Predicted 3D model of a 337-nucleotide RNA (Bacterial RNase P class A) from an Oscillospiraceae bacterium. It is recorded under the gene name rnpB.
RNA sequence: CGAGCAAGCAAGGAAGCGGCCGAAGGGAAUCACCUUUGGAGGAAAGUCCGGGCUCCACAGGGCAGGAUAGCUGCUAACGGCAGCCGAGGGCGACCUUAGGGCUAGUGCAACAGAAAAUUACCGCUCUUUGUAAGAGUAAGGGUGAAAAGGCGAGGUAAGAGCUCACCAGAGUGCAGGAGACUGCAUUGCUGUGUAAACCCUAUCCGGAGCAACACCGACAGAAGGCAAUGCGGCGGCCCGUCGGGCCUUCGACAGGUGGCUUGACGCCCCGCGGCGACGCAGGGCGCAGAUAGAUCGUUUCCAAAUACAGAACCCGGCUUAUAUGCUUGGUCGCAUA
Numbered sequence: 001c002g003a004g005c006a007a008g009c010a011a012g013g014a015a016g017c018g019g020c021c022g023a024a025g026g027g028a029a030u031c032a033c034c035u036u037u038g039g040a041g042g043a044a045a046g047u048c049c050g051g052g053c054u055c056c057a058c059a060g061g062g063c064a065g066g067a068u069a070g071c072u073g074c075u076a077a078c079g080g081c082a083g084c085c086g087a088g089g090g091c092g093a094c095c096u097u098a099g100g101g102c103u104a105g106u107g108c109a110a111c112a113g114a115a116a117a118u119u120a121c122c123g124c125u126c127u128u129u130g131u132a133a134g135a136g137u138a139a140g141g142g143u144g145a146a147a148a149g150g151c152g153a154g155g156u157a158a159g160a161g162c163u164c165a166c167c168a169g170a171g172u173g174c175a176g177g178a179g180a181c182u183g184c185a186u187u188g189c190u191g192u193g194u195a196a197a198c199c200c201u202a203u204c205c206g207g208a209g210c211a212a213c214a215c216c217g218a219c220a221g222a223a224g225g226c227a228a229u230g231c232g233g234c235g236g237c238c239c240g241u242c243g244g245g246c247c248u249u250c251g252a253c254a255g256g257u258g259g260c261u262u263g264a265c266g267c268c269c270c271g272c273g274g275c276g277a278c279g280c281a282g283g284g285c286g287c288a289g290a291u292a293g294a295u296c297g298u299u300u301c302c303a304a305a306u307a308c309a310g311a312a313c314c315c316g317g318c319u320u321a322u323a324u325g326c327u328u329g330g331u332c333g334c335a336u337a
Base pairs, nucleotide, nucleotide: 001333002332003331005329006328007327008326009325010324012302013301014300015299016298017297018296020039021038022037023036024035025034026033041308045319046318048317049316050315051314052313053209054208055207056206065205066204067203068202069201070084071083072082073081074080085099086097087096088095089094100200101199105198106197107194108193109192121141122140123137124136125135126134127133128132149167150166152164153163154162168190169189170187171186172185173184174183175182176181213258214257215256216255221250222249223248224247225246226245231243232242233241234240265286266285267284268283269282271280272279273278
């Protein structure tokens, strides 16, 4: 310098003006208003898993149904995560992995082929009453995605793990490991594939969801009138506008209030244990809570600010979308010193 691998970060900034939702203090007050202050995300998304919370159900047991499927851990829990094992890919950094059981049973395997699970078409060998038949044979041919572990030698009538060497698999023993598993030895033990086919095995799972659920009520509020040429805000003052009391009339049920954001909480700093996920301990800070639904508009400057996208009970994950700009650590190749 080139190519490639892995892990991360930011998600416009500054200043001014004007709004919108919430909180605290003040305002006789759950009012106007004043002051101070907080106000979307890395995915808030899809709603795919897991849990909290709420209501309903529930003696105990079973069936059905669903999910998961190497091992050991982590966690509130998980189908998530970490580390490891096996398999596969890459020269490598590293990446991928629906990875239990077809000797419980049942089913299926198009076309071709004799045959797709107990199968002999051709060929080979033997026998016989010989243009044929019977028996043996999976070594050779042919078909197929797949054909009787592979391959060579011995052996045989011809053949065959029938015997032997090597290789693949399986069983057994020993050793190592927490385990998945690995190594060595040994037994000739070796009739296909398919469970993302039914099924079997093991483990786990009650149902519905914040429009849950609880409380309140002719409730939030609107119009007119009265005290009234009044009182309190905003404002330098006036006009104007906003707000409070009483009466009358009308009046959303998807109504009002709580649940609602203090929670297995988040962020920052630091210590200890662990390879790690994570756990334990200390200190500091607090950071949305709307309900037709706030989080915005505008001016100037920074080259440009342009992506995906908008909280709706909360939390842990997964998956998907994403302009632009960055950071760090490995790997391989080439060149130079």
Lineage of the source: Bacteria > Bacillati > Clostridia > Eubacteriales > Oscillospiraceae.